[in-house]
Context: one part of a larger RNA
Parts: sequence; C1' cells; structure tokens
RNA sequence: UGACGGUGGCCCGCACAAGCAGUGGAUUAUGUGGUUUAAUUCGACGCAACGCGAAGAACCUUACCAGGAUUUGACAUCCAACUAACGAAGCAGAGAUGCAUUAGGUGCCCUUCGGGGAAAGUUGAGACAGGUGGUGCAUGGUUGUCGUCAGCUCGUGUCGUGAGAUGUUGGGUUAAGUCCCGCAACGAGCGCAACCCCUAUUGUUAGUUGCUACGCAAGAGCACUCUAGCGAGACUGCCGUUGACAAAACGGAGGAAGGCGGGGACGACGUCAAAUCAUCAUGCCCCUUAUGUCCUGGGCUACACACGUAAUACAAUGGCCGUCAACAAAGGGAAGCAAGAUCGCGAGAUGGAGCAAAUCCCCAAAAACGGUCUCAGUUCGGAUUGCAGGCUGCAACUCGCCUGCAUGAAGCUGGAAUUGCUAGUAAUCGUGGAUCAGCAUGCCACGGUGAAUACGUUCCCGGGCCU
Repeated sequence: UGACGGUGGCCCGCACAAGCAGUGGAUUAUGUGGUUUAAUUCGACGCAACGCGAAGAACCUUACCAGGAUUUGACAUCCAACUAACGAAGCAGAGAUGCAUUAGGUGCCCUUCGGGGAAAGUUGAGACAGGUGGUGCAUGGUUGUCGUCAGCUCGUGUCGUGAGAUGUUGGGUUAAGUCCCGCAACGAGCGCAACCCCUAUUGUUAGUUGCUACGCAAGAGCACUCUAGCGAGACUGCCGUUGACAAAACGGAGGAAGGCGGGGACGACGUCAAAUCAUCAUGCCCCUUAUGUCCUGGGCUACACACGUAAUACAAUGGCCGUCAACAAAGGGAAGCAAGAUCGCGAGAUGGAGCAAAUCCCCAAAAACGGUCUCAGUUCGGAUUGCAGGCUGCAACUCGCCUGCAUGAAGCUGGAAUUGCUAGUAAUCGUGGAUCAGCAUGCCACGGUGAAUACGUUCCCGGGCCU
C1' cells in the first nucleotide's frame, strides 16, 4: 500500500422482511454423474458446468466402434506425358470400388496451319498434402464473472529519507467519484450521465396494397385508424416549504407523460494461470501404407441408481359438450405459404384460386353465455401397452413425428431445504420464428387476461466508502 476480521460507523441491492407463484414428493421430457459397452466421440464442473457448445445424432452430420478398402492421397501448389472439357447404358460387390466398354461430343485465344497457350481430366515421380492428435499452464481472437458495481488512474505541484501520501479524504446530496460547499492542491483521462434505438402524446408532409363520415356496390375522398419521414414536447422550467443565500429533497400547478417517464444497446482499470488448440488462427511436440482418407453397419438413444432444468397433473376459480363470424401482436412464405371446394371420425389426402406479399396465405387460446358432472382415484389425471392408420424421407428395426379405437399406471399439493418476481411485473393463455426433408415439453421473440405486498434495515447473502 492492499487484503482480511464472528472491529466500529455510513449506504445500497428481490439480500432479508411483507406477499404471490413455485422447486424438493408423482409421471414424462431433457442434460449430467455413475455403471455398462466393441463404441456408448469430445468439451463444459460452486456461484459463473449440468434443455450448456448442439438454431434440431435414423443415413449424412460424426469427431467414436467393428469390418471392408486406400496410400502424392478426399483437398492445394509445382513438373512431365497423354487427352478438348463433358458424358451414358452392363456385370460383381454391403458399399467404397473393381472389371468390361465406349454411343454421343469437339468449344475459347494465338497461328508461319506444323502447332502453341488457357481451363479441365487421366497417368507417373517426388517436394508435399492431411490430422476434431497433445498442450487454453506457450498464444491471438472471442467469451463468462465480480457488475451497469461506481469505481480506476494520470500530469504538474506539495508533503515524506523512502515505500508512498495528497488530489479521490471531510460536511451535505445523488441511481452515480452525480452535483454543491470546504480543503495544498490545481487540472485532466477511462468509467457515470447524455448523444443511438424502441415505446407513451401531438403537429405537419405523404396517402397505396391501408382507412370510410355515404344502406350495399361502384365511385369519390384522406376526416379518422394506420403506415413512415421531419418537427414539438420534460428542463426541477414554474409555485410553495425545508436546506447553508448551495447542491438538492418534499409537496403542488399545468401536462399524454414529472423529477433517470418505461425498456434496450452500451460493460472502466482489473480479478479468476476462469472457458475455448473441437468455430477460426497459431508456436512447439507427435502420426505419415497412418493418429491421414473412403465406405457399409453399429454407437452417440444403453440403465440397479444419484443430481440439475423443465413439461403435465393431483381437480369444481375445475373437467366435458354446445353457442358466439368472439377479440391480438409479431413474424414467415417460391424446390415456398396455400384459400374456397370434395373425401376421411381424425392425422391427412385430392385439387389448386391467390400471393416474391400493408394486396394472397399461414392465423389464436384463455375469456363470455348456456348445459352437464357433485367431491369420487371420479366425466380428475394421463403414463404405459395393444391394434389400425397418416406424413416426411433411398430408408423410420435398433432410433422420427402425428391420428383413431381400446387400455387407464403413479399422483389427493409434496420432509429437511431451496428458487423467481416490485407493475402491464408475477401468475396464467395461446401465437410466431430460427435450426429443419421430417422431428421441441428446449431456445428466441409476440401479444391476450392480469394480481398481492414492501412496516422497515435487527438479522442472512453480496457489494461500495471511511476507519
């Protein structure tokens, strides 16, 4: 000087408290450990690993295993020879590949018409290729975390023999090292805030594919809704009180919005030899008829068990049936989205209007109204299993999703313990998208309905300042 203290003081945070909904019990999904296995590829391990890399393992992916092949190689550059390139059909084989065989096909640039060149292919020789092999404790880059916490420093000056101190401490104040006052300090930088985006109000401009004051249509119009450009608007600006005549705090007016209006992007100096050599790049080491490459099949999906994260429930604030043209937002659509119609109980099929989309399509559920069930392992719950089907795809056995009929398990609110959340939030209800042939209870977004509680800072946890 820091760090630490079951030292003291001050302050903050869903940290506690006050509440609401959960997790921990059940079943299922998914990840992990362990075990098993020929292989169950590899990485990630307190918070900050465990629905994580993986925005999607049937083949491929794929890195793993077994077997079959291959050796200048699946890929790149260089040399020589040959052939324009390209390109079917046959046989063997699980395929990779091998054998046989050539139908068709002659382009571009230069030309002294002999040929040469570019591009591509085949063969040969070696230089080399190749490695998801090792080391994240050799590295770059990227990322997590403390933490959107309010801190971290520098120049000059001053003080100290020096390490260093001062500034940055103190009195107030703030979300904030935010601002004010004081002060041997005066200034400055990186952070804070603001500048950026979305959202809440309004003016104006522009009205098609949007909208409609006309009964419908057409027409007409741009008032309204909306779309998307430019402006306005909020600044403690005004008033009062408190305060130190400060900064500021509290209350009020006006206002769509009030004291950071609400959200996002944005992450200082640094910490953890934190994570990643398997995104990529890369030093060194290692393999080079194999630790490279190709193929078929299998595995990553195993299952006495343990843990994490979720989904669905245990019911009456509910289940089921019917009615109501019920009512959204945000997205996506051409090897695509697909309406109306017909067939099917249904998944779906047939067929295909329209739409490269403010035009067409995908497209709501909870809610509301009426009926029924009457507290039961039930008209709750749906696991599991059988049968019959549908879809995608060369191919659903290992190992996909969906539908119908039948079957109808555990479960009656969950021990110790523990998580999230302060408002359009929690809870609850559906919708869309990426990945994707197919496959989501995951992820990322979108809207609908819409609460309770906060006395307070003694205590638990984490953090900041002084000592």